Small-subunit ribosomal RNA from Desulfonauticus submarinus, 1566 nucleotides, folded computationally. Its Rfam family is "Bacterial small subunit ribosomal RNA". Its mean pLDDT, the model's own confidence on a scale to 100, is 85. The RNAcentral record of the sequence draws on Rfam.
RNA sequence: AAUCUGGAGGGUUUGAUUCUGGCUCAGAAUGAACGCUGGCGGCGUGCCUAACACAUGCAAGUCGAGCGAGAAAGCCACCUUCGGGUGGUGAGUAAAGCGGCGCACGGGUGAGUAACGCGUGGGUGAUCUACCCCUGGGACUGGGAUAACCUUGCGAAAGCGGGGCUAAUACCGGAUGAAUUAGCUAAUGAUUAAGGGGUUAGCUAAGAAAGGGUGGCCUCUCGAAGAAGCUACCGCCUGGGGAUGAGCCUGCGUCCCAUUAGCUAGUUGGUGGGGUAAAGGCCUACCAAGGCGACGAUGGGUAGCCGGCCUGAGAGGGUGGACGGCCACACUGGGACUGGAACACGGCCCAGACUCCUACGGGAGGCAGCAGUGGGGAAUAUUGGGCAAUGGGGGCAACCCUGACCCAGCGACGCCGCGUGAGGGAAGAAGGCCUUCGGGUCGUAAACCUCUGUCAGGAGGGAAGAAGGGCUGAUAGUCGAAUAGGCUAUUAGUUUGACGGUACCUCCAGAGGAAGCACCGGCUAACUCCGUGCCAGCAGCCGCGGUAAUACGGAGGGUGCGAGCGUUAUUCGGAAUCACUGGGCGUAAAGCGCGCGUAGGCGGCUUGGCAAGUCAGGUGUGAAAGUCCAGGGCUUAACCUUGGGAUAGCACUUGAGACUGCUGAGCUAGAGUUCGGUAGAGGGUAGCGGAAUUCCCGGUGUAGGGGUGAAAUCCGUAGAUAUCGGGAGGAACACCAGAGGCGAAGGCGGCUACCUGGGCCGAAACUGACGCUGAGGUGCGAAAGCGUGGGGAGCAAACAGGAUUAGAUACCCUGGUAGUCCACGCUGUAAACGAUGGACACUAGACGUUUGGCGGUUAGACCCGCUGGGUGUCGAAGCAAACGCGAUAAGUGUCCCGCCUGGGGAGUACGUCCGCAAGGAUGAAACUCAAAGAAAUUGACGGGGGCCCGCACAAGCGGUGGAGUAUGUGGUUUAAUUCGAUGCAACGCGAAGAACCUUACCUGGGCUUGACAUCCCGGGAAUCUGCCAGAGAUGGCGGAGUGCCCUUCGGGGAACCCGGAGACAGGUGCUGCAUGGCUGUCGUCAGCUCGUGCCGUGAGGUGUUGGGUUAAGUCCCGCAACGAGCGCAACCCUUGCCCUUAGUUGCCAUCGGGUAAAGCCGGGCACUCUAGGGGGACUGCCGAGGUCAACUCGGAGGAAGGUGGGGACGACGUCAAGUCAUCAUGGCCCUUACGCCCAGGGCUACACACGUACUACAAUGGUGGGUACAAAGGGUUGCGAGACCGCGAGGUGGAGCUAAUCCCAAAAAACCCAUCGUAGUUCGGAUUGCAGUCUGCAACUCGACUGCAUGAAGGCGGAAUCGCUAGUAAUCCCGGAUCAGCAUGCCGGGGUGAAUACGUUCCCGGGCCUUGUACACACCGCCCGUCACACCACGAAAGCUGGUUCUACCCGAAGUCAGUGAGCCAACCCCGUAAGGGGAGGCAGCUGCCGACGGUAGGGCUGGUGAUUGGGGUGAAGUCGUAACAAGGUAUCCGUACCGGAAGGUGCGGAUGGAUCACCUCCUUU
Repeated sequence: AAUCUGGAGGGUUUGAUUCUGGCUCAGAAUGAACGCUGGCGGCGUGCCUAACACAUGCAAGUCGAGCGAGAAAGCCACCUUCGGGUGGUGAGUAAAGCGGCGCACGGGUGAGUAACGCGUGGGUGAUCUACCCCUGGGACUGGGAUAACCUUGCGAAAGCGGGGCUAAUACCGGAUGAAUUAGCUAAUGAUUAAGGGGUUAGCUAAGAAAGGGUGGCCUCUCGAAGAAGCUACCGCCUGGGGAUGAGCCUGCGUCCCAUUAGCUAGUUGGUGGGGUAAAGGCCUACCAAGGCGACGAUGGGUAGCCGGCCUGAGAGGGUGGACGGCCACACUGGGACUGGAACACGGCCCAGACUCCUACGGGAGGCAGCAGUGGGGAAUAUUGGGCAAUGGGGGCAACCCUGACCCAGCGACGCCGCGUGAGGGAAGAAGGCCUUCGGGUCGUAAACCUCUGUCAGGAGGGAAGAAGGGCUGAUAGUCGAAUAGGCUAUUAGUUUGACGGUACCUCCAGAGGAAGCACCGGCUAACUCCGUGCCAGCAGCCGCGGUAAUACGGAGGGUGCGAGCGUUAUUCGGAAUCACUGGGCGUAAAGCGCGCGUAGGCGGCUUGGCAAGUCAGGUGUGAAAGUCCAGGGCUUAACCUUGGGAUAGCACUUGAGACUGCUGAGCUAGAGUUCGGUAGAGGGUAGCGGAAUUCCCGGUGUAGGGGUGAAAUCCGUAGAUAUCGGGAGGAACACCAGAGGCGAAGGCGGCUACCUGGGCCGAAACUGACGCUGAGGUGCGAAAGCGUGGGGAGCAAACAGGAUUAGAUACCCUGGUAGUCCACGCUGUAAACGAUGGACACUAGACGUUUGGCGGUUAGACCCGCUGGGUGUCGAAGCAAACGCGAUAAGUGUCCCGCCUGGGGAGUACGUCCGCAAGGAUGAAACUCAAAGAAAUUGACGGGGGCCCGCACAAGCGGUGGAGUAUGUGGUUUAAUUCGAUGCAACGCGAAGAACCUUACCUGGGCUUGACAUCCCGGGAAUCUGCCAGAGAUGGCGGAGUGCCCUUCGGGGAACCCGGAGACAGGUGCUGCAUGGCUGUCGUCAGCUCGUGCCGUGAGGUGUUGGGUUAAGUCCCGCAACGAGCGCAACCCUUGCCCUUAGUUGCCAUCGGGUAAAGCCGGGCACUCUAGGGGGACUGCCGAGGUCAACUCGGAGGAAGGUGGGGACGACGUCAAGUCAUCAUGGCCCUUACGCCCAGGGCUACACACGUACUACAAUGGUGGGUACAAAGGGUUGCGAGACCGCGAGGUGGAGCUAAUCCCAAAAAACCCAUCGUAGUUCGGAUUGCAGUCUGCAACUCGACUGCAUGAAGGCGGAAUCGCUAGUAAUCCCGGAUCAGCAUGCCGGGGUGAAUACGUUCCCGGGCCUUGUACACACCGCCCGUCACACCACGAAAGCUGGUUCUACCCGAAGUCAGUGAGCCAACCCCGUAAGGGGAGGCAGCUGCCGACGGUAGGGCUGGUGAUUGGGGUGAAGUCGUAACAAGGUAUCCGUACCGGAAGGUGCGGAUGGAUCACCUCCUUU
């Protein structure tokens, strides 16, 4: 000084949000494995799988101081017949034997075991303990054997047998025996819960030994040997005590399955006996009938247990490898022997499997000891050294043995430490990568300079670990007669190291030998380029990849960690996601359909006692190691070490007495009983009643009825329907009737009677906690359904027919059977719902309703107040994710029960129970998904609702769709028919004009710095022009001709041309889904937003909704909003009226001139007009309505009246809308071509289809003739007059005009006259022939126009469909752009000039509010089921085949026990001198009980497999339908029954978790 100290979240369901909920990630850990990589050291650690099989070596021996016996080689000597022999030595050694101790320790493994196996605490008064320690006593006297050895026999071997000899600390008899043990008797006093223990005395019985070994001394002896004695040490026997270890018993704790619920015959107990060291059914005989179990027996599965270890804030969860404790096992099964201890890893016997040897007769073996081998496996090491240390066995000791152990080896397997260099160094080198081409970055990084010297390398030095023991001396003590000797202590010397010449130290050299791995879309730290193109691939989750991928692969760069880094696997964490700490159940998963009640749990007030729980103190235990703290030792750390601290728990003990409990006594507030009232569709039985439907009979009566969206089937002239009278029969009970009443729920409705349950109110009395809940259990339980028997009017599954429909197994209609009804018995389920378990208490109110009581009051079934019970609505606090709940809680608490833990698979399968069946109850897994879900929000949508707009419908007018032609498109064709546009919003569109050109396409011919741009070099000015070849591009040959600026006169420069080289040009090639810009569309619709505030957890809402009003989010009023922005409107243009200014080219009233006529001229600018400016219109005025607001309606005035008409103008946004071919532009692609030039062709094709137009079909017309009136434009490579020519197109010609001047130019319809007379025509003009005109280089493909001739279809157009609300539609002409020419198209202009709008039900589009939603790429949405195909897992299945277990029986090894033991032995006893005999005792053998393996038969449980079969899941584009989500087009769903290709349909009952409309009631506000 010390456990103080400890807690993070993220991603993913949605368009967005909150919640629920799963999946997933970040952390830590590992006996690991795999991939890439790898310098050094220290300390640890290393078969998790086959308790699979094992070659080889080693792992347990030792003692000669217990005993007998006892070699050989070699050496030496001698002898020798040279073969050898003998003696000595080797040596009392080796090897072996008898005997003792050890081998039960140490070491291994985890198979088995769910058990007193383990843990923890006790007990043993029920026990043992070799060796060790302390202490007492003793050791007397005898005996016979047997190994070894010798000999002999058998055997291949292993080995065995016979005969003979011998020793002991081997074995045996006798003696003694205090103690000891057992029994009996007596006494004693204390103690105990006890079969206990102590003391004393006596009797009986049993029962020991090795005086052996060694050393020394001494006596005997001459001496030696030997013997006796003494002595030291080591042993022996027998007691007592201790220590240690062990056995047994016991409280508590110790996994999963109840789809294992009943188990048990030695079973439970007793008595006698046996057995053990010891209690006990441990065993046995008999007796009794017990014992265990929902507090989980029995069975099944799994597993060695613990200290600890990992994780965690903790509680907890997981785990039990290394180290330590316990247990179990030793090839598998059984058994005993020996021993203090074993049922014995390196012992024995038997059986079995396997392996090996064999002479086939028999034998041998057991690595889960250390190494090692094979095998298995993703995977786990050396056949190493040493007993130096620690420890163990034996021995007096020396010493021997020791794969225990200590070391070394291998492996980054883990933890820890160190290094791979440090400082300086910008020309920011080269190179790589990127680039906006400027640069940036790798990067002070490198080079280079200056240093350092760890590790590795070389050289040298060099520990600690060693202490003890022995030996040789010395000293002291002790035993002893002893100066022998032993022992003890001290001391001197000497001797002992596997690791290993290792750690460590010094020196040498030199930056020299030493960096990788993963990642870089988010989570999660780190970004670019290239390649690839839903491919290849990635991925922990979400998800990336379909041509610009920070997500794939490579590269550069970066981030993280670092001798490692990633991956995989597993555990805990995060996960409050099993919730003890610390969750929930109205709608997310979750309240049993409802009662009664057993066990259990919980339980009112007062008081006494006890002290089980509880609390406090103390004691014991809680092993060591570990964790924690403080020190110490290795240079540090890891590691090691010393000490301390510490935790519950358990046991004992001393106290406390509030609370719980137990117990005694009491109380009345809970609960109940008695009395009097009271409401009620509460239940049961019997009887009665009327209305209605249907049927039957009769009457009247006649042609229909019925039914539907419309019909039909059906009924009816054989008389229906209708109507009247009568009758039969069954079922249900209108009005009353109410969100009203009753019941536990299901449920209960005419009236009467009887039987019967419960509730409530009132007032007293009594009992005295008698209560609440309720696992199991038991009863009740709608509808449908089942059984038996009745009944059957109506209704009505199934069924039949008719309709509807693409179909219609439906919805609708006509029929119709079970059934619906009754009795008895089953079934036991529902959206059995308030989707809300029961009980009690507490916590604001307001208003209804029902039923009691009390009071006031009254004419009262009036009314008011108070107080109970029930049933509703709103609402405070509070709760809730929100919706909502709110004294009838979903609030605040207590008690008890039930239930939930992602979606699908599935309420399915299997098993079991119940049921007659249908089926019900209980109730999984594989597999699969990254969600499934709740509430609310914003949208969108609805065959939802409300309000309102729009040529949206309606009302009208004219068209289109039919014809011919034109034009565009599709399609087809083609060498090419270039490309784009594709519902509205492509299709007379890009094209405001394709014969060449255009032109992008095709064929062919050519060019390659290029047709075009910039830069460089050389030459030349440019330019104009001729001839030849060629289709042309192009090529060849000529002719004319020099300018501008500067100049030092040599030349240089600019523009232009030619030639050359390379940078580059060029591309109508691709991507409009990379883009800019522009455009279309919703839509000229009235909307879209923001700031601040307020509301909501939030998405979001409010504002912007509401009441009015408007064309309008226009304005007014109101309002938790107040303001503002983009839109609307206005400002702009045009048109309509007036004024003013200005009058030429315009105009012409007045004046004059003049003509056939004419503003033609003078003149004028008044008018018209032109084009500048201004005025005017604002609901300003009046009236009415109105909230007396906005505004609306009417009126006046006015050219115009309520935005006067028209235009330009298009909010936030939507459609990945359109355009890369207008242009621009990123990226990609082509580069003698995908560029450029040229000729010809094509874009003009044509069996068809569609769009848009033109012209028509005629008389409101055609034709002929005549006569009027515009506006707006255009015009000099142009418009082109008059005149002339031509039938005409046009030609000739050229006046005038750069335009209010001239020209195009005639306007046409209209009007007048005439004609045609309903006809394929005097309508219509297509088509074709001939002849022409014009433009143009050129009209063949392929122009327009003219004349003559030809005269087609067409007689007003099916389904369908378009435009238009006024100067509009319709109709008629005119002009312009483009353009050489080409217009039925387009853009503009004017002329003539209507009809209709009741109205908003319906179609379409749109706006606002509201509602539902399973939609949100938003209804062109979503989505269900069958069928077909592929794959996957599972169930069933005739069987086949394993495992395990039970029952009965058979066989019965080894072995213990019991019996026998005629064969064998014989130490002791008896007889006998002896030989020998007899007996005690034993052995073999035999018998019996038990008994492993094995066998037979039959079961249980469990696995594998199985033709076929069943459903399930999954799978871009299959088939059939459309069930669900909106009122989903028949509201949906639940239960049940029947039916149907399928979703599903229908019947019966139920739910609202149904939209909409109406009505009733209630509430809120006034």